[in-house]
Formats: sequence, structure tokens, C1' cells
RNA sequence: GAAGUCCGCCAGACCGCCGCUGGCGCAAGGCCCGCAAGGGCGCGCUGGAGGAACGUCCGGACUGCGCAGGGCAGCGUAGGAGGUAACGCCUCUCCACCGUGAGGUGAGGAUCAGAGCAACAGAGACGAGCCGAUUCAGUUCGGGUGAAACGGGCAAUCUCUACGCGCAGCAACACCAAGUAGGCCAGCCGGUGCCGGGCACGCGCCCGGCACCACCCGUGGUCCCGCGGGGCGCGCUGGUGGGUAGGUGGCAUCGAGCCGUCCGGGUGACCGGCGGCCCAGAGGAAUGGCGGUCACGCCGGGGGCGACCCCGGCGCACAGAAUCCGGCGUAUCGGCGGACUUCACCC
Repeated sequence: GAAGUCCGCCAGACCGCCGCUGGCGCAAGGCCCGCAAGGGCGCGCUGGAGGAACGUCCGGACUGCGCAGGGCAGCGUAGGAGGUAACGCCUCUCCACCGUGAGGUGAGGAUCAGAGCAACAGAGACGAGCCGAUUCAGUUCGGGUGAAACGGGCAAUCUCUACGCGCAGCAACACCAAGUAGGCCAGCCGGUGCCGGGCACGCGCCCGGCACCACCCGUGGUCCCGCGGGGCGCGCUGGUGGGUAGGUGGCAUCGAGCCGUCCGGGUGACCGGCGGCCCAGAGGAAUGGCGGUCACGCCGGGGGCGACCCCGGCGCACAGAAUCCGGCGUAUCGGCGGACUUCACCC
């Protein structure tokens, strides 16, 4: 100098104006939405996307339901040891393969339990046999092909072994709670007379029918009268349990939490200690827009012998929280740092 391997980091910076949203404080008085439960509105201070917030693949926390114990079935995992709340993740290590190497990859239990499979070539491919020679005798020897020819291979085919796994998921779940319909409970649905029936057989009570008065509805006319209809019904009134719409919590300040150039243990993953910090959180879903300066990259033009400088334009990735956490996988314009390998050259 060139080509590589592994690990780690950044993801434009600052200022001004406007806007959105969480928390805290002041105010607790008013206003708005809602029947209510409840929510919003002011001022000040302060917080406000990521290394993957993504895919929702794996493992947990949490919640509800279920659950004597054991087995079967189903699903998953697979060298050994360790780490972890747990894992299919991570670390160390053995073995196999790839690479000159730094390193990388591994779907690395079992084929003396059973079944299944084997392209092309080859007479024959899992059943044993076939061909040639030979022998008393399938007795002995040889055989092209092919990864494999009678002794084996494949478990990334079923299977066996060992171990693990209850089911659902924040639209979980808990609480508050309308309107309408329906459920349940209680009360009410006029008066008089007559007739019939029943219970009692004394007053009386119940059921049915008719008439009149009062009541309600409709209608007509010269305002107090006529006509028609209605009165146990899908009736009226009050109370009440459950569910739904809606609202609140779960939910984001105390944990598998973050940071440290710290201390100790361990090869390492990681563990323990010490010190410091509190770090987004809505519910059609905030985290943005505009302007300026600087930085980075590309293009064009100009200046300079040159390193480089000036002007103009464009660009600045992948992508965005939705109960939370640990992993894995995938996407990503560019840039930076560290350790190491191989080759070439020079001293």
C1' cells in the first nucleotide's frame, strides 16, 4: 500500500417564531360537553420515538378461566458444561465441514425396536441373488458399474429415547353506569240499582250480564245538549336486580429499570457491591411546520503549480411507540473507532 475478518458507536448540530401532547404547581372560582358516571377549557415550569419503535417468530411478567394424581394423544427442543425470570436466546468448549489465514457455518441423541427411501450408471439397489471359473457339496475364488453390491447409508421420512409445555390473551381483566326493550315486586283501574250463578247460608264475599249517573275518545250543532265508541289491557304508577352504549382504572415514577472511566468474582455469557438518575405515553391516536447559520455527500461553474478555496443547485437512509420486558429475524443513505489476518514492497 492492497485485499479482507471480527467487535463497537453515530443516525445531523444550534438559534428564532408558530403549533400538538403527558406530568407537576397556582387557582378551586367560573365556563363548556354529558341525564349521570365522567371529561375538557386558563397561567407558569418541565418531559416528548428507535436502533430497529418494524415482523409478531420464540420466551416471560400481568390478568381471567381451568386444575386430585398418573398416563395417552398433540406440539416443541436435542454434543457437553454454564448464564438467565425464562427461552428455540447468549457464552465457553468438543467434533464435523468451509477458508492460506483472521474467522465462519452446523437441522451434531438413536439405524444390534420396527417401517420406509436411494437419481444416473449397472444384469441386479436392500429381497437376495446374478455372471464366469471351480468343488463331492452355494465348496471356494473373481466380477465391469456406482456414493453404496451384503455389508452398509439416510432419522431435514415415519419412528424410538430424554426433557419441556393447561387454555386464552390488554379488544385480557376490574370498577362506575344511562336511554330503550324485556325480567321481578308492590299498588291502582268509579258509584248506584236489578237479574243470574257460586261460597257461606246471618251480615257478607266473589264471578257474569243489563240499565242509569259520572269519566275518557271522536263528532255535530243555537254553550249545554245530541249521536257513536271505550273501560283487566301489548293498561297506568312506583320500586328494583342483570346486561348494553358510554366512562374510569389496568397504563408508564421504582423496576428482570437506566448510567458509571468505579470495586470485586468469572476464560466468557454474566453475577455481586458502591455512587448517581427517574427517562415518551395517547386513545381516530401528540412527538410537527416555517425561516436562518454551520456540518456532511453529490453535481455544475470559477480561482490556485499544489494541498485547497469560493459561488450556485440538489440530497441527507430505513422507518415511527399503543400493556410492559428479554431475545431472534428483517430493513437501513452515509460516517467513525478498535483488534486482528493475508499478500506485495522498503529499511

The RNA shown here (Bacterial RNase P class A) has 347 nucleotides and comes from a Candidatus Bipolaricaulaceae bacterium. The source organism's lineage runs through Bacteria, Bacteria candidate phyla, Candidatus Bipolaricaulota, Bipolaricaulales (SeqCode) and Candidatus Bipolaricaulaceae. The gene name in the source record is rnpB. RNAcentral records the identical sequence in 2 taxa. It matches the Rfam family "Bacterial RNase P class A". From the family's description: Ribonuclease P (RNase P) is a ubiquitous endoribonuclease, found in archaea, bacteria and eukarya as well as chloroplasts and mitochondria. The coordinates come from a structure-prediction model, not an experiment, and the mean pLDDT is 77.